Predicted 3D model of a 73-nucleotide RNA (transfer RNA) from Candidatus Beckwithbacteria bacterium GW2011_GWC1_49_16. The RNAcentral record of the sequence draws on ENA. Its Rfam family is "tRNA". It is annotated as a transfer RNA. From the family's description: Transfer RNA (tRNA) molecules are approximately 80 nucleotides in length.
[in-house]
RNA sequence: GCGCCUGUAGCUCAGGGGAUAGAGCAACUGUCUUCUAAACAGUAGGCCACAGGUUCGAAUCCUGUCAGGCGCA
Repeated sequence: GCGCCUGUAGCUCAGGGGAUAGAGCAACUGUCUUCUAAACAGUAGGCCACAGGUUCGAAUCCUGUCAGGCGCA
């Protein structure tokens, strides 16, 4: 330099045009317990990497940029 893949909650990921973006773990609160842990119930946490485009409507499709990974040279 070229090609491919990935970027969504603190972490690991789902969601591949339509309503208020979800799960597990973690965090916090409560119940229980002498206390802790476990268990159970609940709460908070996201302008979906960035910019532009297509569309009535974009996390999702297209283009560019950035970051990470893999391969080729």

Its mean pLDDT, the model's own confidence on a scale to 100, is 81.